[in-house]
RNA sequence: AGAGUUUGAUCCUGGCUCAGAGCGAACGCUGGCGGCAUGCUUAACACAUGCAAGUCGUGCGCCCUGCGAGGGGAGCGGCGGACGGGUGAGUAACGCGUAGGAACAUGUCCUGGGGUGGGGGAUAACGCUGGGAAACUGGCGCUAAUACCGCAUAUGGGCUGAGGCUCAAAGCCGUGAGGCGCCUUGGGAGUGGCCUGCGUCCGAUUAGGUUGUUGGUGGGGUAAUGGCCUACCAAGCCUUCGAUCGGUAGCUGGUCUGAGAGGACGAUCAGCCACACUGGGACUGAGACACGGCCCAGACUCCUACGGGAGGCAGCAGUGGGGAAUAUUGGACAAUGGGCGAAAGCCUGAUCCAGCAAUGCCGCGUGAGUGAUGAAGGCCUUAGGGUUGUAAAGCUCUUUUACCCGGGAUGAUAAUGACCGUACCGGGAGAAUAAGCCCCGGCUAACUCCGUGCCAGCAGCCGCGGUAAUACGGAGGGGGCUAGCGUUGUUCGGAAUUACUGGGCGUAAAGCGCACGUAGGCGGCUUUGUAAGUCAGAGGUGAAAGCCCGGAGCUCAACUCCGGAAUAGCCUUUGAGACUGCAUCGCUUGAAUCCGGGAGAGGUGAGUGGAAUUCCGAGUGUAGAGGUGAAAUUCGUAGAUAUUCGGAAGAACACCAGUGGCGAAGGCGGCUCACUGGACCGGUAUUGACGCUGAGGUGCGAAAGCGUGGGGAGCAAACAGGAUUAGAUACCCUGGUAGUCCACGCCGUAAACGAUGAUAACUAGCUGUCCGGGUGCUUGGCAUUUGGGUGGCGCAGCUAACGCAUUAAGUUAUCCGCCUGGGGAGUACGGCCGCAAGGUUAAAACUCAAAGGAAUUGACGGGGGCCUGCACAAGCGGUGGAGCAUGUGGUUUAAUUCGAAGCAACGCGCAGAACCUUACCAGCGUUUGACAUGCCCGGACGGUUACCAGAGAUGGUUUCCUUCCCUUCGGGGACUGGGACACAGGUGCUGCAUGGCUGUCGUCAGCUCGUGUCGUGAGAUGUUGGGUUAAGUCCCGCAACGAGCGCAACCCUCGUCCUUAGUUGCCAUCAUUUAGUUGGGCACUCUAAGGAAACUGCCGGUGAUAAGCCGGAGGAAGGUGGGGAUGACGUCAAGUCUUCAUGGCCCUUACGGCCUGGGCUACACACGUGCUACAAUGGCGGUGACAAUGGGUUGCUACCUCGCGAGAGGAUGCUAAUCUCAAAAAACCGUCUCAGUUCGGAUUGCAGGCUGCAACUCGCCUGCAUGAAGCUGGAAUCGCUAGUAAUCGUAGAUCAGAACGCUACGGUGAAUACGUUCCCGGGUCUUGUACACACCGCCCGUCACACCAUGGGAGUUGGUUCUACCUUAAGCCGCUGAGCUAACCUUCGGGAGGCAGGCGACCACGGUAGGAUCAGUGACUGGGGUGAAGUCGUAACAAGGUAGCCGUAGGGGAACCUGCGGCUG
Repeated sequence: AGAGUUUGAUCCUGGCUCAGAGCGAACGCUGGCGGCAUGCUUAACACAUGCAAGUCGUGCGCCCUGCGAGGGGAGCGGCGGACGGGUGAGUAACGCGUAGGAACAUGUCCUGGGGUGGGGGAUAACGCUGGGAAACUGGCGCUAAUACCGCAUAUGGGCUGAGGCUCAAAGCCGUGAGGCGCCUUGGGAGUGGCCUGCGUCCGAUUAGGUUGUUGGUGGGGUAAUGGCCUACCAAGCCUUCGAUCGGUAGCUGGUCUGAGAGGACGAUCAGCCACACUGGGACUGAGACACGGCCCAGACUCCUACGGGAGGCAGCAGUGGGGAAUAUUGGACAAUGGGCGAAAGCCUGAUCCAGCAAUGCCGCGUGAGUGAUGAAGGCCUUAGGGUUGUAAAGCUCUUUUACCCGGGAUGAUAAUGACCGUACCGGGAGAAUAAGCCCCGGCUAACUCCGUGCCAGCAGCCGCGGUAAUACGGAGGGGGCUAGCGUUGUUCGGAAUUACUGGGCGUAAAGCGCACGUAGGCGGCUUUGUAAGUCAGAGGUGAAAGCCCGGAGCUCAACUCCGGAAUAGCCUUUGAGACUGCAUCGCUUGAAUCCGGGAGAGGUGAGUGGAAUUCCGAGUGUAGAGGUGAAAUUCGUAGAUAUUCGGAAGAACACCAGUGGCGAAGGCGGCUCACUGGACCGGUAUUGACGCUGAGGUGCGAAAGCGUGGGGAGCAAACAGGAUUAGAUACCCUGGUAGUCCACGCCGUAAACGAUGAUAACUAGCUGUCCGGGUGCUUGGCAUUUGGGUGGCGCAGCUAACGCAUUAAGUUAUCCGCCUGGGGAGUACGGCCGCAAGGUUAAAACUCAAAGGAAUUGACGGGGGCCUGCACAAGCGGUGGAGCAUGUGGUUUAAUUCGAAGCAACGCGCAGAACCUUACCAGCGUUUGACAUGCCCGGACGGUUACCAGAGAUGGUUUCCUUCCCUUCGGGGACUGGGACACAGGUGCUGCAUGGCUGUCGUCAGCUCGUGUCGUGAGAUGUUGGGUUAAGUCCCGCAACGAGCGCAACCCUCGUCCUUAGUUGCCAUCAUUUAGUUGGGCACUCUAAGGAAACUGCCGGUGAUAAGCCGGAGGAAGGUGGGGAUGACGUCAAGUCUUCAUGGCCCUUACGGCCUGGGCUACACACGUGCUACAAUGGCGGUGACAAUGGGUUGCUACCUCGCGAGAGGAUGCUAAUCUCAAAAAACCGUCUCAGUUCGGAUUGCAGGCUGCAACUCGCCUGCAUGAAGCUGGAAUCGCUAGUAAUCGUAGAUCAGAACGCUACGGUGAAUACGUUCCCGGGUCUUGUACACACCGCCCGUCACACCAUGGGAGUUGGUUCUACCUUAAGCCGCUGAGCUAACCUUCGGGAGGCAGGCGACCACGGUAGGAUCAGUGACUGGGGUGAAGUCGUAACAAGGUAGCCGUAGGGGAACCUGCGGCUG
């Protein structure tokens, strides 16, 4: 200090997640020792048992023991039980923190002054006697005091009218000295009570609260001030600087984190507060409204003899319960401290220790050295090796810890040690007693094998797993930490992700629709004063502990001790006087006023004008009009539309008109008048900071909508009809109502937008336009300059980019508003407003890891431009109809083997299924195998005859023949039979594991790179542009310059010529023949080798003087001459595991191999590709001319004979320019004459031929006979641009046989192309995009199902709280007190005083009634979210096929549609 995650990639915005540190933790696995800490965070839930507060005999009486002192016991009395200890429920408060204050108290303690005289009456204990189960308690009697009560005295205190009045005491111990006490009164210390400033959580969906309330006076009360209480008087007091109310919470020193500022927390330790079963109350006391005291009420528990009683662990242990979870019913008062005591001492679960727990921090150990045959074993392997790994073993050492033995502290000071025979020290034996946990896809250090197969599982985020998983599980190896390691939870950090330090708001979330203005905030120049802010100095405080620094002590450290430093802040005081504030003298530049002008759809009211539309009346006139993509609804012979004239009504104002004007915004448009607001220019004068912004507030505020009353021409939601459509609740058409218009009143919202708050200042320019002013001049004006407005471009700067740029989104200042991931949701609830519609304010649960902005490259568009292709058009011929052939689907079947599936599967793999092929089915049989290699044994193998079983394979028997090659003579090799095992074998699966090959876009013109440049970047440039080309072909231009793969060319072939060569080819000339037959010749043709030729080279025009194009000449050929081969980067997980090869998986007496038969040839049907036809451009018959390519010895076959023929029987030539297939066919002549025919040939019958082991399933051909459908083919669709289409025949491969298919060859030989609007494909530039699996994309809403959270809901349950009333315990207070009454007084009668009792006020609990609020639950119901491959449509993204969106209104299954106004996103 950062990293991962939105995208195809990029930059930004933005959330989510991770790495760090911490914890009173818990859980999982593991666990050696010690030190120091820490240990119910939950039920302030309930508690058994023990202990936690007693002490004093030197205050007193009594009893027991004992009798010497002494010891023990209960009681009276004193002091202490208000400390210490626990807990955090309550409390948002003077509770706490901090700093101050005045009207107070104070036992014990310290220090002063003074005093302590003399009396009195009781009472417990005790004795006697009762009651009760108990707790406890009654009556009578005796008694003491440092218990209680008068009197005296008063330095002094209190009160006061200043005269006076009033107020005390206690003794005890001691021989004594003296000591301890007592009373009163000062002072002090410490402690406590009270008051105040400031600080102290969240919510405004809590905005008003308050009646003892605020103040005063009198009184009461208190230690003391005070409405603390009471009577009266006044009407105040608090609050947007957040009162009141609700929720939450003990506060602090500090702790954790953080660079800091902050944020979170408030265990242990320390200070304060509050509480003590719940609520109330007082008593005693110096102090309490009292944790281990009292009274009452309530709940709960316990005892009981049912009459009545007892209790309060939030003390220490401990128990139950709750919980993920938190210890011993231990020891000691030795130390420190506390209570009492004169003291000894007693008490002390405070405390000090020990026990339990890896809960944390710190320290130590589990050994050290050496040791390569790199052991064994494990794992991996390319089979070589690698790794575990110096690791182990082995050898040599050491003994920390643990264990055993011995000694033995400090803590204590004269005594006293729980801890403790502890720490520590010495000795001994022996490597001995001691290692785990997590991780290894990226973030993030660390990789392989096996298993599994979207299963099981993992996961903090991204994401892994569907047969080769470094991500699951195991193993080996590795990495990290280590007596721990991981997980979970939680806090801070990272997060500048609430931004004070330190963020933003044009498009990412975010500027209020606009203005006026209150509070508030901020504010021009200047004088003087002041000193609140500010700054400086000093003092006080800021407890200790903690943090930090320096030391010291435990062996170190943790820990502890000592010293220092630091501490925001608050208070007091002194000073300064710049700046801000306050007060004050002034100023004019900010602001305003005044005067003079001109501009303007600024506003309101009244009046008025013409054009147009519609309607009404009349005329002319006749059959249509209207409307649309095309139509129809509609209007019209009852006279429309058209046209002419007249009239009526309402609404809106053409041209001018303009990124022109005005206005704060919304908005404003004929003309005239009246009233009126604002801005601008010029001018001098006036005021003298009067200013800016603006929470709340107030006003204005398009359209739609609402209310009342008018008005209503046109337009037009709703509605109706007609179309369109699968449907069409739409788009289009015909009608049409609210509404649109006016007046008044509401509503208060819009994409109310510049998506840009207001004000002020500063920061280059150029140019247009609107309204003013000045200057100069050559004046219908020009030039220049100066203000205000409104546009365009552009520098610096800013920006994520786009862009903004003096009209800022630049640089500053002030003020306001707003934002903090997406969805849920601008929704619910609540409040306010509204007649309503609704507006405004405004959440949460839940859910996702994204949502988003700008730009980039592609792809796509029912976007655009340019170009191109038999793409369309123009033509010619087909397919689709018929019959047949063939392939496919489907169906059938035991099997109909498998593959191919839009183009780019379907006469495709198959260049040829009767057996074979053959992979399929049925059946029979086989198991080292039909085939390969290795081992062992044997032998040649083999050929041949015959028989038996069998369908055959195969099995059994048999005749005859044969006896391999090399040799170093050992043997070896090939071949073959048998055997066992390794293995063979598989057309079994996966083409989505692959290689290779192929198809396709497409023979389309594209696809890239290096360097440079531009851009934050993805990327761009180059490759775009202007021309041109078949072409990224070439030229020019250009921040590009070059290059590569493609194009072209080089290659083959056809076309012309030349050379060479003439056999099997050819024959002009000569001779010859039936015949180039022969002689001869090689001129020609031809053959096959080499060359030449074509390059826009020449001319003219055009173009830019280019590239090129057009025309022409010459030429066999002219602008790539025709054709072929040749297929860039890539796309389609395209095709093929059944050509071959191959990973993995699967089968192994079978999914291998062999054989026979069957099947691949089935047949209601559908499709593709073909053939033959439908006829006269033809059929039939006849004549008989002209090709080219090919093939041939298991072959092609001349010729002869036979057969109608297919063919058969003979026979010849040819291993081929020689022989042969071989006849070319269309052509020509004749005939037929439009018919289902002399067309057509299917189908069927009979008879034959050929091949073959075999034509039944299932071949081809021939002859005779038969003579089906079909008369040019619907929607639709295919090919072709010249030697092409069409048409005609020929050959070949495969092949025993079996083409209408395929491949090749030649013959005859057209038509048309205006052109690029449209369909399809492609290229390029540009544009839009919400697509990137890329439009076969994305995506919206209803409905149906499941689950989840949530709103409403008749109600219902509970909590909290308020108000009114009732009741009123205990208790204090007041009144009373005829009952009772020791001290004092007394005149002895009584009185004073007191008590019980009674009454009253207040009051806890409780009750009744009514509200408020929160939570739970609730039939039913609303929307929301999430889900697998559901249903309906297609709304949005492209012009998304009707541009979209916003507001509003109506309508509709749904997305949505329509109207009105607005926006451009």